[in-house]
RNA sequence: GGGUCGGUAACUCAGUGGUAGAGUAUCGCCCUUUUAAGGCGAGAGUCCUGGGUUCGAAUCCCAGCCGACCCA
Numbered sequence: 001g002g003g004u005c006g007g008u009a010a011c012u013c014a015g016u017g018g019u020a021g022a023g024u025a026u027c028g029c030c031c032u033u034u035u036a037a038g039g040c041g042a043g044a045g046u047c048c049u050g051g052g053u054u055c056g057a058a059u060c061c062c063a064g065c066c067g068a069c070c071c072a
Base pairs, nucleotide, nucleotide: 001071002070003069004068005067006066007065010024011023012022013021018055026042027041028040029039030038032036048064049063050062051061052060
C1' cells in the first nucleotide's frame, strides 16, 4: 500500500429499512437461609465521523477515522 471483517449503554453483544434492546455491572425497593443470594424497578445511548439514497437509515451507498486478520 491492497483486501476482508468489525466499531451500538460502563463492559460483552443482539438488532440487516418502520418507536434502539439483552446479559453483566451500578443505584433503589422487597424478600430470605443476611460478608451474600433471589425477585421487582430505575438510571445509563451524538448507534465511530461526515455526506448521499429514501416518506423513513444503527441497517443501503460513498469518503474518512480506529481496531483485528490476510496479502504484498